[in-house]
RNA sequence: GUCCCGUUAGUUCAACGGAUCAGAACCUCGGUCUUCUAAACCGAUAAUGAGAGUUCGAGUCUCUCGCGGGAUA
Numbered sequence: 001g002u003c004c005c006g007u008u009a010g011u012u013c014a015a016c017g018g019a020u021c022a023g024a025a026c027c028u029c030g031g032u033c034u035u036c037u038a039a040a041c042c043g044a045u046a047a048u049g050a051g052a053g054u055u056c057g058a059g060u061c062u063c064u065c066g067c068g069g070g071a072u073a
Stems, first nucleotide, its partner, number of pairs: 001072007010026004028044005049065005
């Protein structure tokens, strides 16, 4: 250089063939309980790498770029 795969909460992962309000676990914060802490239970905060295109509608399809990984000489 060329080709392939991936990129979603702070972290690890879902979201199947484009349409429910983008969810779960852990973390963090608050509450209940407890003499206090921990545990347990309840609740809250938090995300689609950037830009453009297609579409009535995009996390999902197309293009360019960024980042990570792999293959090839």
Transfer RNA from Mogibacterium sp., 73 nucleotides, folded computationally.
It was read from a public genome assembly.
The coordinates come from a structure-prediction model, not an experiment, and the mean pLDDT is 80.
It matches the Rfam family "tRNA".